[in-house]
RNA sequence: ACUCCGGUUGAUCCUGCCGGAGGUGACUGCUAUGGGGGUCCGAUUAAGCCAUGCGAGUCGAGAGAUUUCGGAUCUCGGCAGACUGCUCAGUAACACGUGGAGAACCUACCCUACGGAGAGGGAUACCCUCGGGAAACUGAGGACAAUACCUCAUAGUCGAUCAGGACUGGAAUGUCCGGUCGAUGAAACGUUCCGACGCCUUAGGAUGGCUCUGCGGCCUAUCAGGUAGUAGUCAGGGUCACGACCUGACUAGCCGACGACGGGUACGGGCGUUGAGAGACGUAGCCCGGAGAUGGAUUCUGAGACACGAAUCCAGGCCCUACGGGGCGCAGCAGGCGCGAAACCUUCGCAAUGCGCGAGAGCGCGACGAGGGGACCCCCAGUGCCGGCACUUAGUGUCGGCUGUUUGGAUGCCUAACCACCAUCCGGAGGAAGGGCUGGGUAAGACGGGUGCCAGCCGCCGCGGUAAUACCCGCAGCCCAAGUGGUCACCGAUGUUACUGGGCCUAAAGUGUCCGUAGCCGGCUUGGCAAGUGCCUGGGUAAAUCGGAUCGCUUAACGAUCCGAAUUUCAGGCGAACUGCCGAGCUAGAGACCGGGAGAGGCCGAAGGUACUCCAGGGGUAGGGGUGAAAUCCUGUAAUCCCUGGGGGACCGCCGGUGGCGAAGGCGUUCGGCUGGAACGGGUCUGACGGUGAGGGACGAAGCCCUGGGGAGCAAACCGGAUUAGAUACCCGGGUAGUCCAGGGUGUAAACAUUGUGAGUUUGGUGUCGGGGGUCCUGCGAGGGCGCUCGGUGCCGAAGCGAAGGCGUUAAGCUCACCGCCUGGGGAGUACGACCGCAAGGUUGAAACUUAAAGGAAUUGGCGGGGGAGCACCGCAACGGGAGGAGCGUGCGGUUUAAUUGGAUUCAACGCCGGAAAGCUCACCAGAGAAGAGUGGCAGAUGUGGGUCAGGCUGAUGGCCUUGCCCGAACGUCACAGAGGUGGUGCAUGGCCGUCGUCAGCUCGUACCGUAAGGCGUUCUGUUAAGUCAGAUAACGAGCGAGACCCUUACCUGCAAUUGCCACCCGGUCCUCCGGGAUCGGAGCACAUUGCAGGGACCGCUGAUGCUAAAUCAGAGGAAGGAUAGGGCAACGGUAGGUCAGUAUGCCCCGAAUUCUCUGGGCUACACGCGCGCUACAAAGGGCGGGACAAUGGGUAUCGACGCCGAGAGGUGAAGGUAACCCCGAAACCCGUCCGUAGUUUGGAUCGAGGACUGCAACUCGUCCUCGUGAAACUGGAUUCCGUAGUAAUCGCGCCUCAAAAUGGCGCGGUGAAUAUGCCCCUGCUCCUUGCACACACCGCCCGUCAAACCAUCCGAGUUGGGUCCGAGUGAGGCAGCCUCUUCCUGGGGCCGUCGAACUCGGAUUCAGCGAGGAGGGUUAAGUCGUAACAAGGUAUCCGUAGGGGAACCUGCGGAUGGAUCACCUCCU
Repeated sequence: ACUCCGGUUGAUCCUGCCGGAGGUGACUGCUAUGGGGGUCCGAUUAAGCCAUGCGAGUCGAGAGAUUUCGGAUCUCGGCAGACUGCUCAGUAACACGUGGAGAACCUACCCUACGGAGAGGGAUACCCUCGGGAAACUGAGGACAAUACCUCAUAGUCGAUCAGGACUGGAAUGUCCGGUCGAUGAAACGUUCCGACGCCUUAGGAUGGCUCUGCGGCCUAUCAGGUAGUAGUCAGGGUCACGACCUGACUAGCCGACGACGGGUACGGGCGUUGAGAGACGUAGCCCGGAGAUGGAUUCUGAGACACGAAUCCAGGCCCUACGGGGCGCAGCAGGCGCGAAACCUUCGCAAUGCGCGAGAGCGCGACGAGGGGACCCCCAGUGCCGGCACUUAGUGUCGGCUGUUUGGAUGCCUAACCACCAUCCGGAGGAAGGGCUGGGUAAGACGGGUGCCAGCCGCCGCGGUAAUACCCGCAGCCCAAGUGGUCACCGAUGUUACUGGGCCUAAAGUGUCCGUAGCCGGCUUGGCAAGUGCCUGGGUAAAUCGGAUCGCUUAACGAUCCGAAUUUCAGGCGAACUGCCGAGCUAGAGACCGGGAGAGGCCGAAGGUACUCCAGGGGUAGGGGUGAAAUCCUGUAAUCCCUGGGGGACCGCCGGUGGCGAAGGCGUUCGGCUGGAACGGGUCUGACGGUGAGGGACGAAGCCCUGGGGAGCAAACCGGAUUAGAUACCCGGGUAGUCCAGGGUGUAAACAUUGUGAGUUUGGUGUCGGGGGUCCUGCGAGGGCGCUCGGUGCCGAAGCGAAGGCGUUAAGCUCACCGCCUGGGGAGUACGACCGCAAGGUUGAAACUUAAAGGAAUUGGCGGGGGAGCACCGCAACGGGAGGAGCGUGCGGUUUAAUUGGAUUCAACGCCGGAAAGCUCACCAGAGAAGAGUGGCAGAUGUGGGUCAGGCUGAUGGCCUUGCCCGAACGUCACAGAGGUGGUGCAUGGCCGUCGUCAGCUCGUACCGUAAGGCGUUCUGUUAAGUCAGAUAACGAGCGAGACCCUUACCUGCAAUUGCCACCCGGUCCUCCGGGAUCGGAGCACAUUGCAGGGACCGCUGAUGCUAAAUCAGAGGAAGGAUAGGGCAACGGUAGGUCAGUAUGCCCCGAAUUCUCUGGGCUACACGCGCGCUACAAAGGGCGGGACAAUGGGUAUCGACGCCGAGAGGUGAAGGUAACCCCGAAACCCGUCCGUAGUUUGGAUCGAGGACUGCAACUCGUCCUCGUGAAACUGGAUUCCGUAGUAAUCGCGCCUCAAAAUGGCGCGGUGAAUAUGCCCCUGCUCCUUGCACACACCGCCCGUCAAACCAUCCGAGUUGGGUCCGAGUGAGGCAGCCUCUUCCUGGGGCCGUCGAACUCGGAUUCAGCGAGGAGGGUUAAGUCGUAACAAGGUAUCCGUAGGGGAACCUGCGGAUGGAUCACCUCCU
């Protein structure tokens, strides 16, 4: 100090990354009142270039001169200009930090102490005189001084040598003492105010520096070997001082895997940011250290420099010039240019602090102090308060009052001077609020308008395609607030680099295997040491920073004082358990040895066996072979087939087994030889000899390569045949490398248990192989059975672990040791480099760029050219009848048209929208006309508007026009708004309907299982029409659906009786063959019928099967038997199914037209395609004549008996009926007769003529009748539909629509079969199971080439530029030596050696730019070709390798299961 959240999915868990929320820094958008504090402000890019001014002087108490008499000016001289200030280029280094060392050193000024300052000398600047030069500057001559300079002396210092001794110390090479010799060699008696300040030597101190050294802190091995002054020795030189620092000689070393050398990057630290910490990142500003001063080199002076504001030179740049020559260096303060996203005033002052000089006063200081500018950071504060009124709550406006922080102004105080603070006074709410956001994460709108996958937003997920809480505005709200957002960077979040603190069976990750070097780790006992480790004490760890306390600025920020911390390090001491080291021992690890066994372990040799193929001979004849079916192919020169013989190469059946052996790869006939390893038993020997193993080495399937053999079969490539849209494949026929052998090479595989090696430890069960041992049996055999034990190899499983699947003494549990490897996906195991290889290629192995996921396990569903079970006449089978062919009817498409209105399109559109449209319908087309309730404006009595004769326009009309007349505000026009809309959206909706579904499913409560999604229940067995029921079962119950229920139907009973019925009884009328019949009325309710109310059927009974179940089958009884039959109702839901055109309805649109009305037309078109029907093709028929039997239902603008007229349709008159009352001939069938197999006496289309009906109206375009005409069609291809009983088929009847009108729809009855009593093959549905890369759910997903655009990369003949290094040449200048000249000086010239900047040339290396062309990669809504993968993905997939091919890919060889399915064997439970 412990924090998550969004994003992979239909959902879940996990892995994993991306993003959000925090803090900090730089830049930036918008906005901005005041004050204080701070170590903030050209670091990042250009250590790029700089105009101008300033930034280092001071001393008269060292000296001279001049003098305006001011110690003012100049000069000599002293000290200081090596500090301060700036910057971070270089530097990976003793540069820094820290701790040591200097026995190898220096130190001006300062302090302390001892001692000292004797004697002399010659110059020179300023100055004067004369010159040169544009200038900078400089030459000659003449004087003069010093604390300037020189000589001598003394002190001293240094060296050599002789002889010992003493001291310090860890150690003498040090120091001291004596003698001799040599070398060198101080001073300023200066100033003076008489106090003092100075000068010299030596010693010590202080301060500052120099050198050496242990340890510490970047990346890279795609940098592995580096190094000739290199490593060392001796001698010398040089330095303050050690040292190859330099020189000469000699030796050949030295460094390096603990990373040398090389490359890249970088000043280091205190510290800063962040974090709980460990860390990570930073290290411009303040402090310490270093380095640099345009790039380089060199040097003087000096205590100190190789010197930012010194000198000399070279280079590059700039400036002045009289062209002869000179000058400059802001990485000091301001300021300018340039660069850039990026950073201020050419201010004031030495008053404070500090530094230099000075005795001091003081002088100087762009150090510093102070002000100005800057939204640099931090801190503090404000932008008002109260009341009345108005509007509309918030709130706003206005009026009145209050306050005075601030603000504007004035004065004082303060200050070097301002500013600010503070004090007093005056005016007065006046001058002071923004930024971002409002879909989720994430606080805040389901507000209005605009837009319509456009414009745009978005960190991520994602919004926007007409109802946007996500874009743009407005309003409202939220969060911060003088700030608030954005971009970039860092830390955190991130236990996603894991030391603290991760992983590697399947998510990324175990090297193919073994041996072994370094390294790391290491058994038991004992003695010692004390390096690690532990404790104690002391020193150090600068200040600032950080923590705490107290105090000072009005508080705070800020500051001051004190204390602490500063993890580390050094020294001393104690201790000895552990690690380590040294010594001694032990045997449990390891190894050696002995014994008898097991084994496809390896290599070599020999032998054998069957099959195959070829050849020869014999027999034999027309085919063989091959496939899903074929063909290519072989065969009359005799194949295939049978027999015999011979040759050849490869291979090794049965045994054979989750059996054995081996490190892995791998190993299989038999025998022999050689040889490796393991297990068991023994316990003789060694005595920790061990484990792991970076580099390294060896082995390493298949393929491939090289050389030489061999070649029967098989078989990449190749050639044919098929298949196919194609078929560079799968299938078939051939066939070469190869496969085989010997010798080499390659070194890879799904080299897998996808599980590194070794050790210890933690319940068990059961197989099997090898060894040992026990016991029992024995046929005695190398026999058998059952325990125990060691080792190997399987399965199941406890705890535990795991995301789960699973693992589980053969761990994926719990621990230890060592190695290898991983860090989102793609790019990519690619490029470049290196090594290896004959090649193919292998090993090592990136980046740019791109992307929000990629992935693992499991769940639910869906799907499968997966499996199992069950079911269905919208499945099959069996049977019956149709459709598809013809004509016609009707609907649809298409076409046509002014319009042929619109909708519905697999099942589930198409005689459907009840949709049979002549007008209406009507929505379409052509034409004509009509109409605005309401609000506001304008016009209008000089007449808005209406009516109307006549004429004209017109299909028609005072609708319009011309000319009149009449009425008198009923209205015109513009804008808005509205009525209306069969206008749009069924993908905004309600409602209703279709369909999955003639299905049997869909869920819930509680418990249980699972981290969870979810499972269980709902599964299994039997059964059912059924998730129907029963039994079993971690489930027990329940709900919706099924069933039950309701209606109809079939049987019976009771009650009832008009309009129904009429058996019995009575009466009337008519007919009569006298038996009787018909009819009417009464009576009656028996029968029929109708209505109401009940009964009846339940596997209830018997038998069988089944489990003594559920149930099924058979039977009895019964009107009916297993749901009697038929119907109604009918789940959770899906289908963005259909309908805005039935109605309703949101939104949008039209609004004098997309509204309303009228006339006419169209929906009826017609080359054609499809669906549903009707009529047929005929004799089981057609025509004619005669005869019989229903039910449903309808009826007043209606049904209409009956009569008459007409050939008929029909007409006319008309009773009855508001209906069990009246009306509405059933047909098929039966009887008789004709027709005689023909385009007919089948068939009736088409057309002509005449008529009838409805209706304003039958031309486009109705129906019916009669006569005439008499088309196609002689049973219908592929395919397809319906039906299981009163069904199909067939026959008619009624109703609906309706003015007229049915081949349609809905009903009704008549006649009335055939076949099956099954199955899951096809089509589907349900359940279980399995695979999945699907979830918009297979109409899914998805791969590669090609084409297009863009982006980055690689190769590339070359070309351009830069960095670094090496070599050579020229070479300023420095140093050493020699020679020479000379005016003798710090001189000139020359030679030689060495170092050497810069320039030139050459080479190497590296980086960057350009580059014809080439290559692959990535990305991009709807391009082309195919279909590779996911299901058995339709040839299982994948790995390695080789060949081939437009492409995904195909094929050969070997391997894996990360393959489905079925069967068998074995093992386990």
Description: Small-subunit ribosomal RNA from Thermoplasmatales archaeon SW_10_69_26, 1469 nucleotides, folded computationally. Its Rfam family is "Archaeal small subunit ribosomal RNA". Its Rfam clan is "SSU clan". RNAcentral holds the sequence, with entries from ENA and SILVA. The coordinates come from a structure-prediction model, not an experiment, and the mean pLDDT is 80.